[in-house]
Context: one part of a larger RNA
RNA sequence: CUGGGCGUAAAGCGCGCGUAGGCGGUUUGUUAAGUUGGGCGUGAAAGCCCGGGGCUCAACCCCGGAACUGCGUUCGAAACUGGCAAGCUAGAGUUCGGGAGAGGGUGGUGGAAUUUCCAGUGUAGAGGUGAAAUUCGUAGAUAUUGGAAAGAACACCGGUGGCGAAGGCGACCACCUGGACCGAUACUGACGCUGAGGUGCGAAAGCGUGGGGAGCAAACAGGAUUAGAUACCCUGGUAGUCCACGCCGUAAACGAUGGAUACUAGAUGUUUGGGGGGAUCGACCCCCCCGAGUGUCGCAGCUAACGCGUUAAGUAUCCCGCCUGGGAAGUACGGUCGCAAGACUAAAACUC
Numbered sequence: 001c002u003g004g005g006c007g008u009a010a011a012g013c014g015c016g017c018g019u020a021g022g023c024g025g026u027u028u029g030u031u032a033a034g035u036u037g038g039g040c041g042u043g044a045a046a047g048c049c050c051g052g053g054g055c056u057c058a059a060c061c062c063c064g065g066a067a068c069u070g071c072g073u074u075c076g077a078a079a080c081u082g083g084c085a086a087g088c089u090a091g092a093g094u095u096c097g098g099g100a101g102a103g104g105g106u107g108g109u110g111g112a113a114u115u116u117c118c119a120g121u122g123u124a125g126a127g128g129u130g131a132a133a134u135u136c137g138u139a140g141a142u143a144u145u146g147g148a149a150a151g152a153a154c155a156c157c158g159g160u161g162g163c164g165a166a167g168g169c170g171a172c173c174a175c176c177u178g179g180a181c182c183g184a185u186a187c188u189g190a191c192g193c194u195g196a197g198g199u200g201c202g203a204a205a206g207c208g209u210g211g212g213g214a215g216c217a218a219a220c221a222g223g224a225u226u227a228g229a230u231a232c233c234c235u236g237g238u239a240g241u242c243c244a245c246g247c248c249g250u251a252a253a254c255g256a257u258g259g260a261u262a263c264u265a266g267a268u269g270u271u272u273g274g275g276g277g278g279a280u281c282g283a284c285c286c287c288c289c290c291g292a293g294u295g296u297c298g299c300a301g302c303u304a305a306c307g308c309g310u311u312a313a314g315u316a317u318c319c320c321g322c323c324u325g326g327g328a329a330g331u332a333c334g335g336u337c338g339c340a341a342g343a344c345u346a347a348a349a350c351u352c
Base pairs, nucleotide, nucleotide: 003324004323005322006321007306008305012320014201015200016199017198021194022193023192025088026087027086028085029084030083031082033081034080035077036076037075038074039073040072041071042070049065050064051063052062053061054060091191092188093187094186095184096183097182098181103177104176105175106174107173108172109171110154114150115149116148117147118146119145120144121143125136126135162169163168206247207246208245209244210243211242215241216240220236221235222234223233258319259318260317261316262315263314266297267296268295269294270293271292272291273290274289275288276287277286278285301308302307325352326351327350334345335344336343337342
């Protein structure tokens, strides 16, 4: 080099964008690099292989043949791949018209609740638990009424509903802004797919600087429980949780399922567009059809089974990533990155 694999056995990078590279629709012409046929040259000898021969055999030796699958050159072929030229429109994109959406960013606004403070009413308890205690309360708590302040989160709607590449996104309003989808004509004319490196985004926790701090709450303190209780339960409570800017770059970052394209029975629900029909005053309602999404069931097929099944784990092609017995170990060392925590890359001895 060659093989088999990657939902759950080892194995899909957390997710995009994209460089090199790999791969690439359709028609005609041309070329002849790949491809293919023939010739010529070369491919030393020995060796290997085949046939024959010589030492009494064999090893060994001699002769002949074949082979040397290669390279060079030349004459042809032109289907396929490639190059070049000219076209095409089914891929891709642009234009116009629509409707849907917690997609992103900034600013503002709102109500419920919570806590604290002020004032009123009011009096002996409140709180908490399996039961208690720590705790709060006659310096007037809990409860209740009115007022004020603050921070954080947005009940109902809410839905195997929606949007986003993923992480993720949920009160309302305004502004800025990305993407997808449907319908329609016109336009560009393969402009495409994937993507080693690279680069950007990336929950929570954590870190730096400055704010903020209601509730919750690692650490911590106390009360219980217990043989003990560095826990589970309770009363407190600091980082943190929030904001701005900058780092970190991880996760059961999961559909444990990389991306793209094509093909391969159906049934049923739902979201959002478009078209048609029925009924009707009608945008309501009912039925059918065409898309795009999202679920459930299921034929063929696949699978070790479980299960998957037009949203494939089916049938194929292209490109990338990854796996190769368990432990040692995602560790050591080295390197790169980071303020640090650490991250990424990544062994071996030894052992079963």
Molecule: small-subunit ribosomal RNA, central domain
Organism: uncultured prokaryote